TPP riboswitch aptamer (THI element) from an Actinomycetes bacterium, 94 nucleotides, folded computationally.
RNA sequence: CGACCAGACACGGGGUGCCCCGCUCGGGGCUGAGAACACACCCGCACAACCUGCUCUAGCUCGCACUAGCGAAGGGAUGUCCCCAGAUGACGUC
Numbered sequence: 001c002g003a004c005c006a007g008a009c010a011c012g013g014g015g016u017g018c019c020c021c022g023c024u025c026g027g028g029g030c031u032g033a034g035a036a037c038a039c040a041c042c043c044g045c046a047c048a049a050c051c052u053g054c055u056c057u058a059g060c061u062c063g064c065a066c067u068a069g070c071g072a073a074g075g076g077a078u079g080u081c082c083c084c085a086g087a088u089g090a091c092g093u094c
Stems, first nucleotide, its partner, number of pairs: 001086001007081004011044004016038001017030005050075003056069004
């Protein structure tokens, strides 16, 4: 000087669907990290946090990104510290 991985802080990005009752305040159920304020959760260069395609296609289901495809697609939000393998130079000694 300095990785990969992991971590910390600050900042930032993102989603909140489907079914039933009530009647639109609210309650219950399904999947999930999270189903709109969460004692939050997830993600920040990225093979999936998330968006577009998508009022898509196939399968299941009461229904639904519930599962799979699309998807080696296109887009997508960073700085510092820390940890450091290793590399280089100087001095001294042999």